Predicted 3D model of a 73-nucleotide RNA (transfer RNA) from Candidatus Rifleibacterium sp. The sequence is in RNAcentral, with records from ENA. Its Rfam family is "tRNA". NCBI's taxonomy places the organism under Bacteria, Bacteria candidate phyla, Candidatus Rifleibacteriota, Candidatus Rifleibacterium. The coordinates come from a structure-prediction model, not an experiment, and the mean pLDDT is 80.
[in-house]
RNA sequence: GGGCGCUUAGCUCAGUUGGAAGAGCUCCUGGUUUACACCCAGGUGGUCGGCGGUUCGAACCCGUCAGCGCCCA
Numbered sequence: 001g002g003g004c005g006c007u008u009a010g011c012u013c014a015g016u017u018g019g020a021a022g023a024g025c026u027c028c029u030g031g032u033u034u035a036c037a038c039c040c041a042g043g044u045g046g047u048c049g050g051c052g053g054u055u056c057g058a059a060c061c062c063g064u065c066a067g068c069g070c071c072c073a
Base pairs, nucleotide, nucleotide: 001072002071003070004069005068006067007066010025011024012023013022019056027043028042029041030040031039049065050064051063052062053061
């Protein structure tokens, strides 16, 4: 230098026929317990990597930039 893949909640990851952003764990509150843990119930939490474009509408399509990984040279 060229090619490919990934970037979504604090962490690990789902979600692509474009139509209201989710799960598990964590965390918080309550229950349970002598107490803690486990367990049960409920709750908090996200500019979907940045910018721009297409569209009535974008996590999803297009362009560009950035970061990480793999391959080629």